[in-house]
Context: one part of a larger RNA
């Protein structure tokens, strides 16, 4: 821009794309078969591998500062407690998120038309013949089924809901009722700008929220992680230990709570058709 007034939702599916895998074991059954050795079809069940998609409950990884330990040195006047620097100084753990080696799921079943092939009936050609007329069976393949996208499918679809078809002036025509046309004014549903944000994201887009509010931050409570803070008391000459104490601290997690910030406002849309 189009989809023939505008808008918000929900959809149909012309069509396009993805997938389509394989193996082992058990039962049937040591049965059929076979002198024996060996050893099934059909059918049923349970697993596994590779691959693919999704996810983070579990197992792990990361987690540059969430917690703790510790070395050297500097600073805080001293002690104690802390802080800076040394590749996060080094080391032990670790929330959220992300992640695989982890978890879940999938390729199941069925139908249709067929290929090679196997047939029925059956002439031409008194026989024979799956074929000439007619009728069946049959593949991991084809078409459906299944998953995803999808009305720019210009053939532009459908359903539901919402909004509007006002006012003024000039000109022309007029049957004097109006009609046509031009210009201007102001509106609706709704959308956007802007702002607070996001398991969305290069930007854009998308999604949530904007005081009639839990959108983000803060605060409170919880979870999680770390592992018994500081101070004080006691014991010990002291290093240190014990008690207060599973303490103190705790990122991205979960709730609650308007304390802070989402102010005020503006723009677009716009009277069209049968």
């Nucleotide at each position: 821009c189009g989809u023939u007034g505008g808008a918000g939702a929900u959809u149909u599916g012309u069509g396009g794309g993805g997938u389509u895998c394989a193996u082992u074991u058990u039962c049937u059954a040591g049965u059929a078969c076979g002198a024996g050795a060996g050893g099934a079809c059909c059918g049923a069940a349970a697993a596994u591998g590779a691959c693919a998609a999704g996810c983070c409950u579990c197992u792990g990884g990361u987690g540059u500062u969430c917690c703790g330990g510790u070395u050297a040195u500097c600073a805080u006047g001293u002690c104690a407690g802390u802080g800076g620097u040394a590749g996060c100084g080094c080391c032990g753990g670790g929330u959220a998120g992300c992640u695989a080696u982890g978890c879940u799921u999938g390729g199941a079943a069925u139908g249709g038309a067929u290929a090679a092939g196997c047939g029925c009936u059956g002439a031409a050609a008194g026989c024979a013949u799956c074929u000439a007329a007619g009728c069946g069976c049959c593949a991991a393949g084809c078409c459906a089924c299944u998953c995803c996208c999808g009305a720019g499918a210009u053939g532009a679809g459908a359903u539901c809901u919402c909004c509007u078809c006002g006012g003024a002036a000039a000109a022309g025509c007029u049957u004097c009722g109006g009609c046509u046309c031009u210009u201007c004014c102001u509106a609706a549903a709704g959308a956007g700008u802007c702002c607070c944000g996001g398991a969305a994201g290069a930007c854009u887009a998308c999604c949530g929220g904007g005081u009639a509010g839990a959108u983000a931050g803060g605060c409170u409570g919880g979870a999680u992680g770390u592992g018994u803070a500081a101070g004080c008391a006691c014991a010990g000459u002291a290093a240190u230990g014990u008690g207060u104490u599973g303490a103190g601290c705790u990122a991205a997690c979960c709730a609650g709570u308007a304390c802070u910030a989402a102010u005020g406002a503006c723009u677009c849309g716009u009277a069209a058709g049968c």
The prediction has a mean pLDDT of 86. A computed fold for a 274-nucleotide part of an RNA from a Puniceicoccales bacterium, annotated as large-subunit ribosomal RNA, domain VI. Lineage of the source: Bacteria > Pseudomonadati > Verrucomicrobiota > Opitutia > Puniceicoccales. It matches the Rfam family "Bacterial large subunit ribosomal RNA".